[in-house]
Order: sequence, then C1' cells, then structure tokens
RNA sequence: GGGCGUAUAGCUCAGUUGGUUAGAGCGCAUGCAUGACACGCAUGAGGUCGUGGGUUCAAUUCCCUCUACGCCCACCA
Repeated sequence: GGGCGUAUAGCUCAGUUGGUUAGAGCGCAUGCAUGACACGCAUGAGGUCGUGGGUUCAAUUCCCUCUACGCCCACCA
C1' cells in the first nucleotide's frame, strides 16, 4: 500500500428480504425469604445501535466517509 471482518446495555452476544415501543444471559438495584449470608422468587434501572453524512414516508438494517480492534496479502530492509 491492497483486500476482508467486527463495533448493539457494565460484560458476553442475538436481532435480514428496511416498518409497532430494540432484546436475551450474566452482572447491578429494590423487595420477599433467612437469625444473617448464599441459592431461589418477584420487580426495576440501565442503550445518542462506534463517528459523520446520504437514500427513503420510515434506517441497528441499504450506500459513502472516518475511527478503533483483528485477520490475510504485497512492498522495503
């Protein structure tokens, strides 16, 4: 230098022919329970869907740019 992949909750990840309010597990908070923990049960909080643009009535989803991380190839030495 060329190509490809990934980016969604604190963590690990789902989420397709674009369309109702974006989800799960773990974790966290509160309550129940216990002498008190753990386990268990119930409820709840938590997201600018990496950045910026574009297309569209409508974008996590399609297109472009950039950023971070990873992989492959090439070049120099």